[in-house]
Notes:
THF (Tetrahydrofolate) riboswitch aptamer, 102 nucleotides, folded computationally.
RNA sequence: GACAGAGUAGAAGAUUCCGCGUGAAGUGCCGUCCGGACGGGGAGUUGUCGGGCGGACGAAAAAUGCGCUGCAUUUGCGAUGGAGUCUUCGCAUCCCGCUGGA
Repeated sequence: GACAGAGUAGAAGAUUCCGCGUGAAGUGCCGUCCGGACGGGGAGUUGUCGGGCGGACGAAAAAUGCGCUGCAUUUGCGAUGGAGUCUUCGCAUCCCGCUGGA
């Protein structure tokens, strides 16, 4: 010291379990404000995640039982929440470090 490589948080998909809603919350979209995280170290975005407020859009129920203005169970439905497992992808970017190395 050219060059090559490893590794994180996390993301997506599949699947299992436990919930929520189906008297429509949630998810997704837009605006705005606030905050967090981003390989071992430092910096860090117009990217990413979360929260508050506002706005637009918007849905699938059915069966059975009972003590039947209702409740429960089951099967569905929802870009539905959380957790486990598997697979794939994986530092925006910059500097340094680590491994190999003519």

Rfam family: THF (Tetrahydrofolate) riboswitch aptamer. The literature on the family includes a 2010 paper in Chem Biol by Ames et al., "A eubacterial riboswitch class that senses the coenzyme tetrahydrofolate". The model forms 82% of the base pairs in the Rfam consensus.